Small-subunit ribosomal RNA, 5' domain from an uncultured bacterium, 501 nucleotides, folded computationally.
The coordinates come from a structure-prediction model, not an experiment, and the mean pLDDT is 87.
It matches the Rfam family "Bacterial small subunit ribosomal RNA". Rfam links the family to the GO terms structural constituent of ribosome and ribosome.

Context: one part of a larger RNA
RNA sequence: AUUGAACGCUGGCGGCAUGGCUAAAACAUGCAAGUCGAACGCGAACGGGGCUUCGGCCCCUAUUAGAGUGGCGAAAGGGCGAGUAAUGCGUUUCUAACGUACCCCAUGGCGAGGGAUAGCUCGGAGAAAUCCGGGGUAAUACCUCAUAGUCCCGGCUGGUCGCAUGACCGGACGGGCAAAGGCUUGCCACCCUGGGAUCGGGAAACGUCCUAUCAGCUAGUUGGUGAGGUAACGGCCCACCAAGGCGAAGACGGGUAGCGGGUGUGAGAGCAUGACCCGCCGCAUCGGAACUGAGACACUGUCCGGACUCCUACGGGAGGCUGCAGUAACGAAUAUUGGUCAAUGCGGGAAACCGUGAACCAGCAAUGCCGCGUGAAGGAUGAAGCCCCUCGGGGUGUAAACUUCUGUCAGGAGCUAGAAACCAAAUGAUCAGCUCCAGAGGAAGAGCCGGCUAACUCUGUGCCAGCAGCCGCGAUAAUACAGAGGGCUCGAGCGUUAAUC
Numbered sequence: 001a002u003u004g005a006a007c008g009c010u011g012g013c014g015g016c017a018u019g020g021c022u023a024a025a026a027c028a029u030g031c032a033a034g035u036c037g038a039a040c041g042c043g044a045a046c047g048g049g050g051c052u053u054c055g056g057c058c059c060c061u062a063u064u065a066g067a068g069u070g071g072c073g074a075a076a077g078g079g080c081g082a083g084u085a086a087u088g089c090g091u092u093u094c095u096a097a098c099g100u101a102c103c104c105c106a107u108g109g110c111g112a113g114g115g116a117u118a119g120c121u122c123g124g125a126g127a128a129a130u131c132c133g134g135g136g137u138a139a140u141a142c143c144u145c146a147u148a149g150u151c152c153c154g155g156c157u158g159g160u161c162g163c164a165u166g167a168c169c170g171g172a173c174g175g176g177c178a179a180a181g182g183c184u185u186g187c188c189a190c191c192c193u194g195g196g197a198u199c200g201g202g203a204a205a206c207g208u209c210c211u212a213u214c215a216g217c218u219a220g221u222u223g224g225u226g227a228g229g230u231a232a233c234g235g236c237c238c239a240c241c242a243a244g245g246c247g248a249a250g251a252c253g254g255g256u257a258g259c260g261g262g263u264g265u266g267a268g269a270g271c272a273u274g275a276c277c278c279g280c281c282g283c284a285u286c287g288g289a290a291c292u293g294a295g296a297c298a299c300u301g302u303c304c305g306g307a308c309u310c311c312u313a314c315g316g317g318a319g320g321c322u323g324c325a326g327u328a329a330c331g332a333a334u335a336u337u338g339g340u341c342a343a344u345g346c347g348g349g350a351a352a353c354c355g356u357g358a359a360c361c362a363g364c365a366a367u368g369c370c371g372c373g374u375g376a377a378g379g380a381u382g383a384a385g386c387c388c389c390u391c392g393g394g395g396u397g398u399a400a401a402c403u404u405c406u407g408u409c410a411g412g413a414g415c416u417a418g419a420a421a422c423c424a425a426a427u428g429a430u431c432a433g434c435u436c437c438a439g440a441g442g443a444a445g446a447g448c449c450g451g452c453u454a455a456c457u458c459u460g461u462g463c464c465a466g467c468a469g470c471c472g473c474g475a476u477a478a479u480a481c482a483g484a485g486g487g488c489u490c491g492a493g494c495g496u497u498a499a500u501c
Stems, first nucleotide, its partner, number of pairs: 001500003005497005012372006018365002020330001026327002029325003034072003039069002042066001047060005079283003088208008098200002103196004108191002111145004120135006151176004156171006181188003209255003216246003221243006228236001258280004262273004285306005308319004336362001338361003344358001345356004375405004385396004409442001411437005418431002445490005450471003456485005466473002
């Protein structure tokens, strides 16, 4: 000098930040991912009206609510740092070895059929979760056929180029592959292909903590051939063949640790560190696996196994806060079970709009930084009280009282820019601006005073009680203990402890 701090004493206001560093231990409750009726079929009730043979029927409610099929999203956003010493991160390159939904540009296309299935209905099983069977229905769901290329596959061939495998531009031939409609009728969807943008996958070099009381390590191990697999290269996987590969420039093992931009300190070199914010990586109760998909081996998806918790009719089921709040636990220690989608952004939708604990705000905490205030001017050779005294006096001290003012903050009243933009109109959770009113009222403490180190006396105590960062104080005149008066330094803070330079 600094801190995500804690503790002690104290505490007026505001702005901006920050706030579980410990148990990646466990979690009650609510919310955190939906949306589309302009893809599709179905379709109530309450209530109101009418008719009635009193059983019920019809109309409105209702282009409804609602669930279901289907599409897109759910791989983002948000959290955490367990693991990881390199499959990571950082820098520089490479990919002639690759992918990319939505978006943009461009070319062409959108023809003809079919069978199901959920919802529904009937029946059944179960405590429940849920499941089974019969019937019947729609689609932008599914399937078949057609058409099509410069697309894909196969072998043949010409040219240009390259750092190897090769890349690109053509030519003739054979084989193969597509689509979906909707509505408010000019729009939005849909299909093939090429390009772009964006985002990603992969590879290399160099750098990246401690330990030799870890010296040898390695069988998919190192390489080759072939086959498989992938978007793609590759022992990535497999069969066979060879015997290689790494290592004192530290392999292998052990310990510790997310990495970087940065941050703290320092004249710098360096040392320490990685909270908040940004980028990358990893993780989602523990371990494993794949499915779907443009994208996951998927935090609030699926399956299996383990531990734990809960429900049960004992047959069987349900769950995952390292999301936002919150609980209990741990701990020196860390906040509200708040408001709004107004703005910014994201998802869906043609749109209106809906959703969003992202976000924006508010609440709590002197946790930090910054600003402001707790009044201003005048006022005595100087009140009282208290302290000291050589008893003369001195100090507190212009300090107070008192007089005259001011009006920050807090309080009250009124008005209203701006954050607000969307064709216009409308739209603010929250914050803020301006004017006026009253009135010094509501607002100062903490540590220290032997030297280092700014600041001194009295009383008490008597190696006791105690102080202390170091040196050291205390033994009857202690500026070092305790109290008081006075002083010094900071000031809504001041000290202590811890930690780093």